Annotation: The RNA shown here (transfer RNA) has 75 nucleotides and comes from a Planctomycetota bacterium. Taxonomically the source falls in Planctomycetota (Bacteria, Pseudomonadati). The coordinates come from a structure-prediction model, not an experiment, and the mean pLDDT is 81. Rfam family: tRNA. Rfam describes the family as follows. Transfer RNA (tRNA) molecules are approximately 80 nucleotides in length.

RNA sequence: GCUGGCGUAGCUCAACGGUAGAGCACCGGUUUUGUAAACCGGCGGUUGUCGGUUCAAAUCCGACCGCCAGCUCCA
Repeated sequence: GCUGGCGUAGCUCAACGGUAGAGCACCGGUUUUGUAAACCGGCGGUUGUCGGUUCAAAUCCGACCGCCAGCUCCA
């Protein structure tokens, strides 16, 4: 340099054009002498950035940024 993949909650991941969710973590409650566990409830998002398409974009298109993998050239 070229090709491909990935980027969504604190963490691990869903959602493949039509209300952004789950588990864990965290907070509160029930229970217990107390803790843990269990159960119930709650909090938490500029979907990497900027544009484009569309009535509508996390999703499709372009550029850029970051990470990973492969290939190649020069020295």